[in-house]
RNA sequence: GCCCCCCUGGCGGAACUGGUAGACGCGCCGGAUUCAAAAUCCGGUUCCUUCGGGAGUGCCGGUUCGAUUCCGGCGGGGGGCA
Numbered sequence: 001g002c003c004c005c006c007c008u009g010g011c012g013g014a015a016c017u018g019g020u021a022g023a024c025g026c027g028c029c030g031g032a033u034u035c036a037a038a039a040u041c042c043g044g045u046u047c048c049u050u051c052g053g054g055a056g057u058g059c060c061g062g063u064u065c066g067a068u069u070c071c072g073g074c075g076g077g078g079g080g081c082a
Stems, first nucleotide, its partner, number of pairs: 001081007010026003019065001027045006046055003058074005
């Protein structure tokens, strides 16, 4: 230099041929249990808000009634070729 793949909560990782985003697990917080703990079980866990709602999938644009999903550019990571 060329080619291919990936980027979603604190972390891993779903959502599929565009139509309710945050499933599930880990972690964390609260509770039950215990003499105390571990294990187990239950509930909660993006942000803003005038509580009506609004924003959010690496960043900036485009297509569309509608984009995590499709297209272009940029950035980051991984792999291959030279």
Molecule: transfer RNA
Organism: Roseibium aggregatum IAM 12614